[in-house]
Description:
This is a predicted structure of a 78-nucleotide RNA (c-di-GMP-I riboswitch aptamer) from a Piscirickettsiaceae bacterium. Lineage of the source: Bacteria > Pseudomonadati > Gammaproteobacteria > Thiotrichales > Piscirickettsiaceae.
Order: sequence, then C1' cells, then structure tokens
RNA sequence: AUUCUAAUAAGCCAAACUUAGUGCGAACUAAGGACGGAAAGCUCCAGGUCUUUAUUCAAAGAUGGCUGAGCCGCAUAA
Repeated sequence: AUUCUAAUAAGCCAAACUUAGUGCGAACUAAGGACGGAAAGCUCCAGGUCUUUAUUCAAAGAUGGCUGAGCCGCAUAA
C1' cells in the first nucleotide's frame, strides 16, 4: 500500500415508534429510542421505487438504511 474480515480492541451510525418543527406531498430536521449495519460515511452519475403536476410526450422533487458506480475513512487475528 492492497485485499479479506463485525475474530479481538477502541469506537461509530441509528430502523420502527414518540414529541416538536418544515414541506402540496414523497419525505426531511432536532431530541428520545435501537431494528440492524464492515462503510447504514459522502455524491442523484445510471437504474429502480415513491410524490406532485400533467393525462399526449413528459417535467420537477424524494429515497445512497433499494441496486450499481465514483470518492474518502478506523482496526488487524489472516
């Protein structure tokens, strides 16, 4: 340096749900809370799914904890 890997150690994130707020909505933010996660860190670039408008084509959004891809990162029993 690369690959594998939750084996160990140090840790990290936070589903559903509740409360408050934002948004037409999907959903998001904060606090609580842990279902789980070896990238459940970041990016809508490609696809999927969802929302709103349209109802002819489609457009604008949401979702990386849907998949792929890209970038960055901790540890080392091997």

The prediction has a mean pLDDT of 82.